The part of an RNA shown here (large-subunit ribosomal RNA, domain III) has 390 nucleotides and comes from uncultured Zhenpiania sp. It matches the Rfam family "Bacterial large subunit ribosomal RNA". The full RNA is in RNAcentral, with records from MGnify.
[in-house]
Context: one part of a larger RNA
RNA sequence: GAGUAGCGAAAGGCAGGUGGGAAUCCUGCCCGCCGAAAAUCCAAGGUUUCCUGGGGAAGGUUCGUCCGCCCAGGGUAAGUCGGGACCUAAGCCGAGGGCGAAAGCCGUGGGCGAUGGACGACUGGUUGAGAUUCCAGUACCGCCGAAAGCCGAUCGAGCGAAGCGGGGACGCGGAAGGACAAGCGGAGCGCGCCGUUGGUUGAGCGCGCGCAAGCGUCGAGAGGGCCGGGACAGGCAAAUCCGUCCGGGCUGUACCUCGAGGCGCGACGCGGAGGGAAAAGAGUACCGAAGCCGCCGGGUUCAAGCCGCCGAGAAAAGCCGCUAGCGAGGCCGUAGGCGCCCGUACCGCAAACCGACACAGGUGGAUGAGGAGAGGAUCCUAAGGCGAGC
Numbered sequence: 001g002a003g004u005a006g007c008g009a010a011a012g013g014c015a016g017g018u019g020g021g022a023a024u025c026c027u028g029c030c031c032g033c034c035g036a037a038a039a040u041c042c043a044a045g046g047u048u049u050c051c052u053g054g055g056g057a058a059g060g061u062u063c064g065u066c067c068g069c070c071c072a073g074g075g076u077a078a079g080u081c082g083g084g085a086c087c088u089a090a091g092c093c094g095a096g097g098g099c100g101a102a103a104g105c106c107g108u109g110g111g112c113g114a115u116g117g118a119c120g121a122c123u124g125g126u127u128g129a130g131a132u133u134c135c136a137g138u139a140c141c142g143c144c145g146a147a148a149g150c151c152g153a154u155c156g157a158g159c160g161a162a163g164c165g166g167g168g169a170c171g172c173g174g175a176a177g178g179a180c181a182a183g184c185g186g187a188g189c190g191c192g193c194c195g196u197u198g199g200u201u202g203a204g205c206g207c208g209c210g211c212a213a214g215c216g217u218c219g220a221g222a223g224g225g226c227c228g229g230g231a232c233a234g235g236c237a238a239a240u241c242c243g244u245c246c247g248g249g250c251u252g253u254a255c256c257u258c259g260a261g262g263c264g265c266g267a268c269g270c271g272g273a274g275g276g277a278a279a280a281g282a283g284u285a286c287c288g289a290a291g292c293c294g295c296c297g298g299g300u301u302c303a304a305g306c307c308g309c310c311g312a313g314a315a316a317a318g319c320c321g322c323u324a325g326c327g328a329g330g331c332c333g334u335a336g337g338c339g340c341c342c343g344u345a346c347c348g349c350a351a352a353c354c355g356a357c358a359c360a361g362g363u364g365g366a367u368g369a370g371g372a373g374a375g376g377a378u379c380c381u382a383a384g385g386c387g388a389g390c
Base pairs, nucleotide, nucleotide: 012030013029014028015027016026017025031387032386033385034384039367040366041365042364045347046346049345050074051073052072053071054070055069059067060066079140080139081343082342083341084340086117087116091112092111093110097106098105099104121138122137123136124135125134141339142338143337144336149331150330151329158326159325163322164321165320166319171309172308173307174306177302178301179300180299183295184294185293186292188209189208190207191206192205193204194202210270211269214265215264216263217262218261221258222257223256224255225250226249227248229246230245231244232243234242235241274287275286310313353362354361369381370380371379372378
């Protein structure tokens, strides 16, 4: 320079409390803002910022008794969620090997590698802070396995490949249908309420009218033609499997596979509007009603289905079968038992991530209610969250 610029989009008011001190902290009431978000849940990233008690130098664009600040103590619990003990993609590593002055480059077998495949848990309750993890109830998966049952010992029960086959297995666009969620309506059902008015016992007003996995059963519908016989030099050995060929039977509401969802159990449970103590209080403990009908139905699912098109749309394992092979005891498996490692707090369209900042910027996915509307536009609102640190 200068007590100058600036104090970073935005609505607060009042009362009470705390305190040395209050526009700024806490509580209450009123007012206002967002509501395809300024709500909720994940992923990435951050790494204690979470909760409780205390503090008031600095950080906080003012203040500060307050804080994502400082100090201390506490907090993250899993067979089933995500990852590993499974699989492979691009890509990477790379025994031997090839090449190269050296460093090294490439690469076979092999391995690593999710953003993909496979895969067994739901509902409720609970803390100051964790929950599909704890607790309650009800399940499921893998392994071991008393018992019970069944089968076999070469006329061979059973096991069984890293080999073979099937399957997994896939594009884009479009259309119709079934079912369900959500929402809405109800003079129906339940609980509560009865008015300071011109007027209120009325077809009055307010609120509520739910529930999972799993197990059983039914099943809209979708897909595949299906079942014997014979032959074979193909599937790197073999095969009863797959494939090819020959011939036969059945044309169906058959057979096989898939299958949303409905119903029953789960549930004599949970939750639930509301009611509501004892004491010094807390809407705490505790009690707990009704739980139906209809309308609509973007989205979700049946469904990687169906139809159309050309640019012709991963792999491997799990899984199912086949044999090679092993083979004397085995299979099944009730009761019962066992189940490892890592993550799990909190923020997460943001004051906690990326932007030097408590920065008008940026940041992938899911849910996303009501009135009006074609709509996720727009305006107003619910749940919920905020009033932007002079």